The part of an RNA shown here (small-subunit ribosomal RNA, 3' major domain) has 480 nucleotides and comes from an uncultured bacterium. Its mean pLDDT, the model's own confidence on a scale to 100, is 83.
Context: one part of a larger RNA
RNA sequence: UGACGGGGACCCGCACAAGUAGUGGAGCAUGUGGUUUAAUUCGAAGAUACGCGCAGAACCUUACCAACACUUGACAUGUUCGUCGCGACUUUAAGAGAUUAAAGUUUUCGGUUCGGCCGGACGAAACACAGGUGCUGCAUGGCUGUCGUCAGCUCGUGUCGUGAGAUGUUCCGUUAAGUCGGAUAACGAGCGCAACCCUUACCCUUAUUUGCCAGCGGUUCGGCCGGGAACUAUAAGGGGACUGCCGGUGACAAACCGGAGGAAGGUGAGGACGACGUCAAGUCAUCAUGGCCCUUACGAGUAGGGCUACACACGUGCUACAAUGGGGAAUACAGACGGACGCUAAAGCGUGAGCUGGUGCUAAUCCUAAAAAAUUUCUCGUAGUCCGGAUUGCAGUCUGCAACUCGACUGCAUGAAGUCGGAAUCGCUAGUAAUCGCGAAUCAGCAUGUCGCGGUGAAUACGUUCUCGGGUCUUGUACA
Numbered sequence: 001u002g003a004c005g006g007g008g009a010c011c012c013g014c015a016c017a018a019g020u021a022g023u024g025g026a027g028c029a030u031g032u033g034g035u036u037u038a039a040u041u042c043g044a045a046g047a048u049a050c051g052c053g054c055a056g057a058a059c060c061u062u063a064c065c066a067a068c069a070c071u072u073g074a075c076a077u078g079u080u081c082g083u084c085g086c087g088a089c090u091u092u093a094a095g096a097g098a099u100u101a102a103a104g105u106u107u108u109c110g111g112u113u114c115g116g117c118c119g120g121a122c123g124a125a126a127c128a129c130a131g132g133u134g135c136u137g138c139a140u141g142g143c144u145g146u147c148g149u150c151a152g153c154u155c156g157u158g159u160c161g162u163g164a165g166a167u168g169u170u171c172c173g174u175u176a177a178g179u180c181g182g183a184u185a186a187c188g189a190g191c192g193c194a195a196c197c198c199u200u201a202c203c204c205u206u207a208u209u210u211g212c213c214a215g216c217g218g219u220u221c222g223g224c225c226g227g228g229a230a231c232u233a234u235a236a237g238g239g240g241a242c243u244g245c246c247g248g249u250g251a252c253a254a255a256c257c258g259g260a261g262g263a264a265g266g267u268g269a270g271g272a273c274g275a276c277g278u279c280a281a282g283u284c285a286u287c288a289u290g291g292c293c294c295u296u297a298c299g300a301g302u303a304g305g306g307c308u309a310c311a312c313a314c315g316u317g318c319u320a321c322a323a324u325g326g327g328g329a330a331u332a333c334a335g336a337c338g339g340a341c342g343c344u345a346a347a348g349c350g351u352g353a354g355c356u357g358g359u360g361c362u363a364a365u366c367c368u369a370a371a372a373a374a375u376u377u378c379u380c381g382u383a384g385u386c387c388g389g390a391u392u393g394c395a396g397u398c399u400g401c402a403a404c405u406c407g408a409c410u411g412c413a414u415g416a417a418g419u420c421g422g423a424a425u426c427g428c429u430a431g432u433a434a435u436c437g438c439g440a441a442u443c444a445g446c447a448u449g450u451c452g453c454g455g456u457g458a459a460u461a462c463g464u465u466c467u468c469g470g471g472u473c474u475u476g477u478a479c480a
Base pairs, nucleotide, nucleotide: 001480002479003477004476005475007474008473009472010471011470012469013468015464016463019428020427022425023424026319027318028317029316030315031314032313033312034310035309042053043052064305065304067302068301070299073129077128078127079126080124081123082122083121084120087106088105089104090103091102092101093100094099109119110118111117131294132293134292135291136290140288141287142283143282144281145279147277152191153190154189155188156187157186158167159166160165170183171182172181173180197271198270199269200268202239203238204237205236206235207234208233212228213227216226217225218224242265245259246258247257248256249255321421325380326379327378328377329376330375338367339366342361343360347356348355349354387418392413393412394411395410396409397408398407434456435455436454437453438452439451440450
């Protein structure tokens, strides 16, 4: 100087408390461990692994397994020789296919100094080499997690100290903040904080179609038409909030408390943004890369299987156990996305998944599109039920060469556990939790996951004794 303390003081955080909804019990989905297996590819491991890499394993993906087959190679450059179009396509035979053998169709390359000269392609032979998701993340770059959006981490000059170092950065107030003010052997500065950026909340100006419709006219009653530029909305530019004003407290300061005005008030709300560093944290399987290793194989191809196994254990979720509910009928109200190898309307068929159909849309125009909880009304009457939907049988639909291993969905039948969950434990402070649906990426098909969007919309916070984590000062130490 640090680190540590079941030392002290002060302060903060959904840290506790106060509340709320859960998890832990059930069934299923999904990830992991374990076990099994020819293989169940690999990585991730307290917090900071476990709906994680995977924004989507039937083939492919795919790295794994057994089998069959290749060796200058599936991919790149170069040297030599040969062919001239190359290439594309078709047929036959063998085969699981890769591949092998044979026959055929189409086309007859460009430049040119007219030289097999240049380019391009294919074939052959050898070499140089290719190739490796092989090892090492404890050789690395890059990227990322975490402490933590915590308020810290440092430097120059000066001063003090023999020196390591100290001071500044401490103290008194204050703040979300090393934020600001005052004091002060310090005076300044840098990286962080804040602000500058984006979204959202209010107003103005400009613009007015595909959007809008107050007033006027028409109307098939649909902003539909004429028209309008007010309103809404859209999208560009401005304004607006700064403790600016008033009162009180404070040290005449910084600031704090209350108030006015205001759409908004003291960081308005949310996002992006992550200091010096810590964990030899994670990743050699995104990529790049040193070293090591393989080179008729640890490389490359093919069809099949596996990654989907199942006495069990754990994590994360979904659905429930019902009456604030289930079922039937009727009737409203969103936002943000996506759409040409696409989204698909009307109409018809089917109980339904869906099929037929082919209108519109290169999208403020058309479409996906029904929002759902909600509201009104009828029924059920506390039952393992008109709760719950697992499981299983049969019959189907769709995608796709192909749904056996191993897809999603539909109909009929079946109708399991489950009556609110032990010890323990997680999230959340406001348009939040809870609850309700909608969309997108990936994607031929396949979400209860992920990322977004809006609808309805709470309770509680006395307080800082305790638990956990963090910050500042101080003290002890046989630790570095």